[in-house]
Context: one part of a larger RNA
Order: sequence, then C1' cells, then structure tokens
RNA sequence: UUGGGCGUAAAGGGCAUGCAGGCGGCCUUGUAAGUCUGAUGUGAAAGCUCAGAGCUCAACUCUGAAAUUGCAUCGGAUACUGCAGGGCUUGAGGGCAGGAGAGGAAAGUGGAAUUCCCGGUGGAGCGGUGGAAUGCGUAGAGAUCGGGAGGAACACCAGUGGCGAAGGCGACUUUCUGGCCUGACCCUGACGCUGAGGUGCGAAAGCGUGGGGAGCAAACAGGAUUAGAUACCCUGGUAGUCCACGCCGUAAACGAUGGGUACUAGGUGUGGGAGGUAUCGACCCCUUCCGUGCCGGAGUUAACACAAUAAGUACCCCGCCUGGGGAGUACGGUCGCAAGGCUGAAACUC
Repeated sequence: UUGGGCGUAAAGGGCAUGCAGGCGGCCUUGUAAGUCUGAUGUGAAAGCUCAGAGCUCAACUCUGAAAUUGCAUCGGAUACUGCAGGGCUUGAGGGCAGGAGAGGAAAGUGGAAUUCCCGGUGGAGCGGUGGAAUGCGUAGAGAUCGGGAGGAACACCAGUGGCGAAGGCGACUUUCUGGCCUGACCCUGACGCUGAGGUGCGAAAGCGUGGGGAGCAAACAGGAUUAGAUACCCUGGUAGUCCACGCCGUAAACGAUGGGUACUAGGUGUGGGAGGUAUCGACCCCUUCCGUGCCGGAGUUAACACAAUAAGUACCCCGCCUGGGGAGUACGGUCGCAAGGCUGAAACUC
C1' cells in the first nucleotide's frame, strides 16, 4: 500500500464556525472535457506466450503469429459525470402568528444559615471521638435573647424534568441577547452536506495584576492511632475557593459511540406544541410534529449488548488505529510569564 477496523479489544478530534478541497435535488437545451465506440499512426529489435522449422534430442537458433493492456490524431455515440444556458419546488433559507425553557451577559434586590463584633440573662463547663487528647472557657466560654458587620451559596419547588454545540447552566426582578419548537399560507429558488489548515469557545486546578475573604480547605502545626503513620480520625490553619481584567487549553472534556441524509416491527412512560371527536367548559380518548427515557422483534455483534435517539440497511465528508514495553519519553519545531501544552521518534527488549 491492498485489505480490515474505531461502545468495552489499538482507534471518534473536547466542542463549534468556516476558507480551500471532496460530494451534491427534479425537468430541459446546448457542448462533448471525462466516459464509450470505430479507423489510422505509433508502441524498435531481442525476450515472454502460441504455432511451425533447423542442429540425431534438448539447451540453443530460425520463421510466423499473438502480445505490447499505452499514447496521439481523425470520425462517431450522449445514458451518466463535468461545463454553459433556461425552468421547477420537495432540500435549504426567509416572512407571518403563536409557544416552552437553570441558554448567555450586565445591573439591582431578597430570605434562611455559618462566622465574627457589641449589649442583656446566666455561671462551669464547652468541643471532639471508637475512646481520647490537643483546642476554647471564671479576663465569664458553651447555651439563650436583642442589635450590628461581612462573604459565599441559593433549602423546599426538583422530576432517568428543561435549556445549550460542547464545557456547562438552578433564589427573585429588570435591561440587552443567541438558539429551538409548532401552525397555515406567502416569498427566494439548490442558496446544500462535510470540512485539511485557520479562527473562536472550552470544567477543575494553576499563573499575572488589583480587590475580597464568612464557610470550607492543599501545604503546614499540634493531638491521637500505629511496630512506624510524612495517612485515614480530631483541633487549628495559609494559598486557593469569590470578583474584575489578562493568561493557561487540559480531563474517565464519556453515550468511552464524529457530522449529515434516507429507509427499516411493535409496546409503554415523560417534556413542549398543533389538530380532531366529544363537551356548557375542562379532562378522558384519537391523530400528528419536535425532544427525552424504558422494554423489545428483525437485523447486527466475539460476547456483553445495540435495536427508528442503532452498534440495523445504504450513501457523502472529516478524524483516528496497525503487538506490549521503551513513551506521550528524547530531539527538533511551535505556543506559554511559568507550570507546561501541541507535534512526536529511535536504539534496545519481550
């Protein structure tokens, strides 16, 4: 490379956007580049293959054919692909009317609780554990009542509920703002899908500058436990956790399952719409679209399992894998303030 693969064996990029590229709906006209066909020229000879011949055979040699699957020119065909033109509406998009939502950003507001401070009551313990001790407390702790300060998180509602491309998003109000769903018509007329590079977003931890700091808590200190105990348990406690701006760019970034389109039994829940029947009305019931679960048939699978939200049946595009270790290491490049990230071997060894 061919071939085979990527839920769990090696393998889906963390997610999106999108240039190039690849692929691309229905009808029609032209063209004839691809494609198909015919002719001509060329494709040296030798060799290979086939038929025959010559050395007594063979090797070898000679003659003829075939082959040389290619290229060029000319003529022709027009189904498919391409190119150019015209048209269409079902793909895609837009308008209109409704709808649900922790989608995002900013500003403001609220109550419960913890901690601390002040004051009142009160008077010996509190705290903590398996049991203790360190710790706090007669300089009045803990408990309780009143007042105040400050930071962080939003109980119940809450739900295999909702929203978002992913990361993720949960008190309330306002402002700004993205996406999605449904309905019936109208409009544009293939404007589409994917997407190497590029660009943007991207939990936590970490970094820079400046704030903030209630609770929690790496490091650290002490008390226990233990043979030891640099731990698990306890008392403290600093970074950090929070905010603003700027970096970092990773993860079991998981559904360990890339995106798009079409098709392929059923059953049962649930979220958001629309319609029908019925009704005074609302349910119930039925149909349909979008989302999200469970069960299950065919089919698939090494099995487990998946099963219309496919891991089924097909097509298009991208990413990735190729025995274990060495190693996500070294070297080089590149990005970063750093930590480190991305790219990514070999010797050797089994």
The part of an RNA shown here (small-subunit ribosomal RNA, central domain) has 350 nucleotides and comes from a Bacillota bacterium. The coordinates come from a structure-prediction model, not an experiment, and the mean pLDDT is 88.